[in-house]
RNA sequence: GGGCCGGUAUAUCAGUCUGGAAGAUUACCGCCUUCGCAAGGCGGAGGUCGUGGGUUCAAAUCCCACCCGGUCCA
Numbered sequence: 001g002g003g004c005c006g007g008u009a010u011a012u013c014a015g016u017c018u019g020g021a022a023g024a025u026u027a028c029c030g031c032c033u034u035c036g037c038a039a040g041g042c043g044g045a046g047g048u049c050g051u052g053g054g055u056u057c058a059a060a061u062c063c064c065a066c067c068c069g070g071u072c073c074a
Base pairs, nucleotide, nucleotide: 001073002072003071004070005069006068007067011025012024013023020057028044029043030042031041032040050066051065052064053063054062
């Protein structure tokens, strides 16, 4: 330098193919349950969806460039 994969909540990831209300689990906070704790149940908070631009009525999703990580080739 080139090919491929990945970047979404604290963390681990789904959702992208086929555009239309941003999710699961975990961690955190509150309540129930207990003599108390854990486990369990219910609820809450937590997101510039890597960055910028484009297409569109509408973009995490499509297009372009770039950044970061992994891997392969040179």
A computed fold for a 74-nucleotide RNA from a Methanobacteriota archaeon, annotated as transfer RNA. Lineage of the source: Archaea > Methanobacteriati > Methanobacteriota. The sequence was found in a public genome assembly. Its mean pLDDT, the model's own confidence on a scale to 100, is 85.